[in-house]
RNA sequence: UCUCGAAAAGGCAAACCUCGAGCAAUCGGGGGACGCAAAGCCACGGGCCUUACAGAAGGCAGCCGGGUUGCCGAAA
Numbered sequence: 001u002c003u004c005g006a007a008a009a010g011g012c013a014a015a016c017c018u019c020g021a022g023c024a025a026u027c028g029g030g031g032g033a034c035g036c037a038a039a040g041c042c043a044c045g046g047g048c049c050u051u052a053c054a055g056a057a058g059g060c061a062g063c064c065g066g067g068u069u070g071c072c073g074a075a076a
Base pairs, nucleotide, nucleotide: 003076004073005072011036012035016031017030018029019028020027021026034062040068041067042066044065045064046063047060048059049058050057051056
């Protein structure tokens, strides 16, 4: 240093409640913690979801892969 994931500090925050945006999927604020070592970021590939009509427009990064950035340092 890489793989990797013990500990500690710190971090994020599912369901649900609430206020707001949206037709919707879903998103943002607050509360709240099921979990997370990338549960940071990017819709590139696959996948799933929505639609006031669909050879289109959207959503999900907490479904998997990939890209990219990054904290700590036991064992191996």
This is a predicted structure of a 76-nucleotide RNA (c-di-GMP-I-GGC riboswitch aptamer) from Candidatus Omnitrophota. It matches the Rfam family "c-di-GMP-I-GGC riboswitch aptamer". On this family, see Weinberg et al., Proc Natl Acad Sci U S A 2017: "Bioinformatic analysis of riboswitch structures uncovers variant classes with altered ligand specificity". The model forms 86% of the base pairs in the Rfam consensus. The sequence is in RNAcentral, with records from Ribocentre.